[in-house]
The prediction has a mean pLDDT of 75. This is a predicted structure of a 99-nucleotide RNA (TPP riboswitch aptamer (THI element)). Rfam family: TPP riboswitch aptamer (THI element). For this family Rfam cites "Comparative genomics of thiamin biosynthesis in procaryotes. New genes and regulatory mechanisms" (Rodionov et al., J Biol Chem, 2002). Its family is annotated with thiamine pyrophosphate binding in the Gene Ontology.
């Protein structure tokens, strides 16, 4: 130096849908708890951080399927989108030393 880790630190980033007979039921890693008040804020959990499909625009977009829904597919590897260091194996590379 590269590659390679579903490894660690610290630092950040994000959503919280449909439904319901309020028990609950689908999807999803996540649909959760308090507080003000109907949109915020705080904190859990959980995913994700440039090798970036967490998430978000476009989008009140197309096609399907549902009791309904980002449910599934397309759009699309389209446009955005938060990182550093540190440790592990391996392979190369230059230095040194010994022979």
């Nucleotide at each position: 130096u590269u590659u390679g880790g579903c490894c660690a630190g610290u630092a950040g980033g994000g959503g919280a849908g449909c439904u319901u007979u309020u028990g609950g039921g689908c999807u999803g890693a996540g649909a959760u708890g308090g507080c003000u008040u109907u949109a915020g804020c705080c904190a859990a959990a959980c995913c994700c951080u440039u090798c970036g499909a967490a998430c978000c625009u476009g989008a009140c977009g197309c096609g399907g399927a549902u009791a309904a829904c980002g449910c599934c597919g397309c759009c699309g590897g389209a446009g955005g989108a938060a990182a550093c260091u540190g440790c592990c194996a391996a392979a190369c590379c230059a230095c040194c030393a010994a022979u």
It was read from a public genome assembly, where an Rfam model found it.